[in-house]
Model confidence (mean pLDDT): 85 of 100.
The part of an RNA shown here (small-subunit ribosomal RNA, 5' domain) has 520 nucleotides and comes from an uncultured bacterium.

Context: one part of a larger RNA
RNA sequence: GGAUGAACGCUGGCGGCGUGCCUAACACAUGCAAGUCGAACGGAGUUAUUAUUAUGAAGUUUUCGGAUGGAUUAAUAAUAACUUAGUGGCGGACGGGUGAGUAACGCGUGGGUAACCUGCCUCAUACAGGGGGAUAACAGUUGGAAACGGCUGCUAAAACCGCAUAAGCAUACACUGUCGCAUGACAGAGUGUGAAAAUAUUUAUAGGUAUGAGAUGGGCCCGCGUCUGAUUAGCUAGUUGGUAAGGUAACGGCUUACCAAGGCGACGAUCAGUAGCCGGCUUGAGAGAGUGACCGGCCACAUUGGGACUGAGACACGGCCCAAACUCCUACGGGAGGCAGCAGUGGGGAAUAUUGCACAAUGGGCGAAAGCCUGAUGCAGCGACGCCGCGUGAGUGAAGAAGUAUUUCGGUAUGUAAAGCUCUAUCAGCAGGGAAGAAAAAAUGACGGUACCUGACUAAGAAGCCCCGGCUAACUACGUGCCAGCAGCCGCGGUAAUACGUAGGGGGCAAGCGUUAUCC
Repeated sequence: GGAUGAACGCUGGCGGCGUGCCUAACACAUGCAAGUCGAACGGAGUUAUUAUUAUGAAGUUUUCGGAUGGAUUAAUAAUAACUUAGUGGCGGACGGGUGAGUAACGCGUGGGUAACCUGCCUCAUACAGGGGGAUAACAGUUGGAAACGGCUGCUAAAACCGCAUAAGCAUACACUGUCGCAUGACAGAGUGUGAAAAUAUUUAUAGGUAUGAGAUGGGCCCGCGUCUGAUUAGCUAGUUGGUAAGGUAACGGCUUACCAAGGCGACGAUCAGUAGCCGGCUUGAGAGAGUGACCGGCCACAUUGGGACUGAGACACGGCCCAAACUCCUACGGGAGGCAGCAGUGGGGAAUAUUGCACAAUGGGCGAAAGCCUGAUGCAGCGACGCCGCGUGAGUGAAGAAGUAUUUCGGUAUGUAAAGCUCUAUCAGCAGGGAAGAAAAAAUGACGGUACCUGACUAAGAAGCCCCGGCUAACUACGUGCCAGCAGCCGCGGUAAUACGUAGGGGGCAAGCGUUAUCC
């Protein structure tokens, strides 16, 4: 000199774009953050219309017995529209957060998979025949303070289970051909065995099953690279290898049994400390050094530890089970919870924001669609936290005014500075107009009456901070008297201090200026 997710002191006009718990992975009140589909299913309910049945008001009439009249209300049925607790499907494995752990195939980079999987999507081929038994909802009953259940009875499905069929597929046996870096791979034909399906409807569609291919996303393996300490020198028993079996989507001590005694290590094993890694970022001419906030990729985690279930995908942040700590409810028998999602609270700290608006856009989930959901996202709010831009006026003006400081008392400085005169209106304020962002005909904008445009109006509402001994741009007076104090280094102060304090003047930067911390 440059830089910062900064903080502190003094000061503070506006706008744009960014950015904002670096500390306690500390504890959390409250609200919201993952739902959706009635075009899978049986119910339940609401509304409207129509029909039938029952009821029978006002009114009319009356010979006071009644007759007529049909409002209203209720029930049933049909049709239509709508709502939805439950069964069922898809999605809750994405998106969002954090960096505790991890020195590791975790990450980066380059390969391998002849050892693998892949829902939704695309393409191709072949199909969808015929049956069955349940169960929630519901009703009844019953236990419990609650959370939540138990029993009996009824019912539906694209829920569940057999049967049929099998182009192709899987599997067992045995065969042929071609090829390969080994195990082997591919293709073809044969026999036996095994496994499918689902319908809805407004007739437009949307789905279902099997197989193959693609796309996308993953799993696993390997080469190389990846901090410090030897005041850590030996480490290791599923340990290293083999055989067999099990397990997995898949290879493998991944697991088990048996057998062998191996495996790693001064090219630093093991142990200890520290740490998420990278693209990048900062600095530097570069080599390098430091760093890993924001944005993007990967990984890990979700109160702590462990476990599996479901599923194409999890060993699952807002799922389940167990244990532990903590908090809450309780009728003491038992239950409930997990902000490292968005806001917000307490605490910690030098220090870090609103319990905001909207799904209008982009994207995601579900749905045929309309649409619903979306604290993702888009915006707004707060903070000079950073960068950038603008303003705080322009011209003229010597009686060199007054005031102030100083003085050798003549003056000198502040100083064209002010006043005065002539202008202008950026920003702020006022009034009027007013977007783009919206796509495919219409409709649809949170931001927002925002940006922007026009008009009128007044120099009005808008300058501070640090420094002035040398380094280092900028000097005098007074006060103080080794005191009070200053200080980055050298150093200054003990009676004329350009170094302390104040004033005048000056220098630098400027809505900032200084200080502190850290990096180059």